[in-house]
Context: one part of a larger RNA
Molecule: small-subunit ribosomal RNA, central domain
Organism: uncultured prokaryote
RNA sequence: CUGGGCGUAAAGGGCGUGUAGGCGGCUUCGACAGUCAGGCGUGAAAGCCCCGGGCUCAACCUGGGAAUUGCGCUUGAUACUGCCAAACUUGAGUUCGAGAGAGGGUGGUGGAACUGCCAGUGUAGAGGUGAAAUUCGUAGAUAUUGGCAAGAACACCAGCGGCGAAGGCGGCCACCUGGCUCGAUACUGACGCUGAGGCGCGAAAGCGUGGGGAGCAAAAAGGAUUAGAUACCCUGGUAGUCCACGCCGUAAACGAUGUGUGCUAGCCGUGGGAAACCUAGUUUUUCAGUGGCGCAGCUAACGUAUUAAGCACACCGCCUGGGGAGUACGGUCGCAAGAUUAAAACUC
Numbered sequence: 001c002u003g004g005g006c007g008u009a010a011a012g013g014g015c016g017u018g019u020a021g022g023c024g025g026c027u028u029c030g031a032c033a034g035u036c037a038g039g040c041g042u043g044a045a046a047g048c049c050c051c052g053g054g055c056u057c058a059a060c061c062u063g064g065g066a067a068u069u070g071c072g073c074u075u076g077a078u079a080c081u082g083c084c085a086a087a088c089u090u091g092a093g094u095u096c097g098a099g100a101g102a103g104g105g106u107g108g109u110g111g112a113a114c115u116g117c118c119a120g121u122g123u124a125g126a127g128g129u130g131a132a133a134u135u136c137g138u139a140g141a142u143a144u145u146g147g148c149a150a151g152a153a154c155a156c157c158a159g160c161g162g163c164g165a166a167g168g169c170g171g172c173c174a175c176c177u178g179g180c181u182c183g184a185u186a187c188u189g190a191c192g193c194u195g196a197g198g199c200g201c202g203a204a205a206g207c208g209u210g211g212g213g214a215g216c217a218a219a220a221a222g223g224a225u226u227a228g229a230u231a232c233c234c235u236g237g238u239a240g241u242c243c244a245c246g247c248c249g250u251a252a253a254c255g256a257u258g259u260g261u262g263c264u265a266g267c268c269g270u271g272g273g274a275a276a277c278c279u280a281g282u283u284u285u286u287c288a289g290u291g292g293c294g295c296a297g298c299u300a301a302c303g304u305a306u307u308a309a310g311c312a313c314a315c316c317g318c319c320u321g322g323g324g325a326g327u328a329c330g331g332u333c334g335c336a337a338g339a340u341u342a343a344a345a346c347u348c
Stems, first nucleotide, its partner, number of pairs: 004319003007302002012316001014201004021194003025088001027086002030083001033081002035077008049065006091191001092188003095184005103177007110154001115149007125136002162169002206247006215241002221235003258315006266293005272287005277281001297304002321348003330341004
């Protein structure tokens, strides 16, 4: 250096963007760097290997050869890789016309419900549980009717339905804005794929400053339960949950399955487009998505199976017995909490 792996056994980076690097469609011309062939030089001697010789043999000594797979120079070859030049259209992109969507941001707005406050009716209970009690109520509760206030979330529609790179996204309206798909012609002419570092995004909880605070509810409290009950159940209840700005950077961040490209039986659905027709439909075909079943193949099995875990290629990340340990130390980042990078002794 090569050789094995990563759905569930150890192992896919949370996701993207992109630098260096790696890899890269088709045709022709050129030069000949890589590559290949020949020649020359060099590759010290000794040693190793082969054939001999000398000590009675051997070790040892000694002659010759081979080898030294390398490097340099030189003469050629030009398929492949790279380079130079020119061309191409299939990859990629642009243009035009349609389309779907909880994709993102800002502002506005609506109704139901909960809670509180005011007022009316009304009277002795209400609430809660397995049963109770704490709790609320004659200072008039619960119930019910009318009005007002405030905050948060958006019933039905709603769907193994849609959109997004992931996290994630759900009342309605307007504005701003990203991506995607289909159809069609023309154009650019390899502009591509991946991507160490870098940069950006990144649920919940948590942190800083200022607001907000209806409901819910860590903590702390009380009532029960119990042998005990620092719990499960109940009554209230503060941070928080909400908004703005700034941090944090982690999750079973999961499809536990990296990204891209090509190829490899089918059948049935579903949301978006397009096309076809003696039939205008509960039809057929087709493109890109999203599900179920299933062959070959793969797999330790389970399973997977055109959305691969099949057959291949390109590039990145990661794994190497269990514990010690995702810890210590050091570095970097952070206000902190901590995050990240990441051992060893020892032990089985």